[in-house]
Context: one part of a larger RNA
RNA sequence: CUGGGCGUAAAGCGUGCGUAGGCGGUUUGUUAAGUCUGAUGUGAAAGCCCUGGGCUCAACCUGGGAAUGGCAUUGGAUACUGGCAAUCUAGAAUGUGGUAGAGGGUGGCGGAAUUCCCGGUGUAGCAGUGAAAUGCGUAGAUAUCGGGAGGAACAUCCGUGGCGAAGGCGGCCACCUGGACCAACAUUGACGCUGAGGCACGAAAGCGUGGGGAGCAAACAGGAUUAGAUACCCUGGUAGUCCACGCCCUAAACGAUGCGAACUGGAUGUUGGGCUUUUGGAGCAAUUCAGUAACGAAGCUAACGCGUGAAGUUGACCGCCUGGGGAGUACGGCCGCAAGGUUAAAACUC
Numbered sequence: 001c002u003g004g005g006c007g008u009a010a011a012g013c014g015u016g017c018g019u020a021g022g023c024g025g026u027u028u029g030u031u032a033a034g035u036c037u038g039a040u041g042u043g044a045a046a047g048c049c050c051u052g053g054g055c056u057c058a059a060c061c062u063g064g065g066a067a068u069g070g071c072a073u074u075g076g077a078u079a080c081u082g083g084c085a086a087u088c089u090a091g092a093a094u095g096u097g098g099u100a101g102a103g104g105g106u107g108g109c110g111g112a113a114u115u116c117c118c119g120g121u122g123u124a125g126c127a128g129u130g131a132a133a134u135g136c137g138u139a140g141a142u143a144u145c146g147g148g149a150g151g152a153a154c155a156u157c158c159g160u161g162g163c164g165a166a167g168g169c170g171g172c173c174a175c176c177u178g179g180a181c182c183a184a185c186a187u188u189g190a191c192g193c194u195g196a197g198g199c200a201c202g203a204a205a206g207c208g209u210g211g212g213g214a215g216c217a218a219a220c221a222g223g224a225u226u227a228g229a230u231a232c233c234c235u236g237g238u239a240g241u242c243c244a245c246g247c248c249c250u251a252a253a254c255g256a257u258g259c260g261a262a263c264u265g266g267a268u269g270u271u272g273g274g275c276u277u278u279u280g281g282a283g284c285a286a287u288u289c290a291g292u293a294a295c296g297a298a299g300c301u302a303a304c305g306c307g308u309g310a311a312g313u314u315g316a317c318c319g320c321c322u323g324g325g326g327a328g329u330a331c332g333g334c335c336g337c338a339a340g341g342u343u344a345a346a347a348c349u350c
Stems, first nucleotide, its partner, number of pairs: 004321003007304002012318001014201004021194003025088001027086005033081002035077008049065006091191001092188005097182003103177007110154001115149007125136002162169002206247006215241002220236004258317001261314003266295001268293007276285001278283001299306002323350003332343004
């Protein structure tokens, strides 16, 4: 390389958009590049293989044949693939009308709670633990009432509920804005699928500059525990957590399951639409799309399990794997302010 694979054994890029490339619906005509077929030329000799002959045999020598992935020229075939010209509407998209939603961004507003400050009442404890102590408190704490400040997060509603490509998104209101779904028609007429490079987004932590800082809390300090205790527990507490702008680019970034398409029994819950029946209305029932769950025929699987949302049956494209350790490391390249990221070996060893 071929072959075989990628839910859990090694293996799906964190996610999307998209360039090249690969692949591509229906019908007709044309062309004849791929494809098929004929002829001609070439494919040196030797060697290999087959079959004769010569050295007593053999090695060896020698005659003939076959073979020679093929290539070129030329004549034909036209189903399929491709090119060209046209056609269609089943893929795709657009328009019209509706629907749901924590989808994104900006600004404003709200109440509960914690903390702090001021004032009132009030007196000896409070806090904390397995038990304690450190800590706070007669300079009046804890508790309670009134007032004020500030930051962060939005209980109940909340739901194997919803939305988003993923990361993720949850108080209320307004503005700006992306996508999805449904129904009936109309329009365009293959405009499609995938996607090496590339570009964009990407939790938390971390970094830079400037703000902010209530609570929580790495580091740190103290108190305990213990043989020790650089921990678990307690009292404190700084970065950070928050905001703006700019970086970082990693995760068990998980459904550990790439994307899109076709096909293949059922029965149940739920979300968003449509349609039919019924009704004053809500609802209930049947049916049909789109999602989200749990169960299961066939089938698949090493088993677990998956099972129309497949891990079933197919075909298109991309990514990735090839014994364990060394190692996701070294070196080099690229990126980064740094931390580091990414690409990625070998010796050696079992």

Predicted 3D model of a 350-nucleotide part of an RNA (small-subunit ribosomal RNA, central domain) from an uncultured bacterium. The coordinates come from a structure-prediction model, not an experiment, and the mean pLDDT is 88.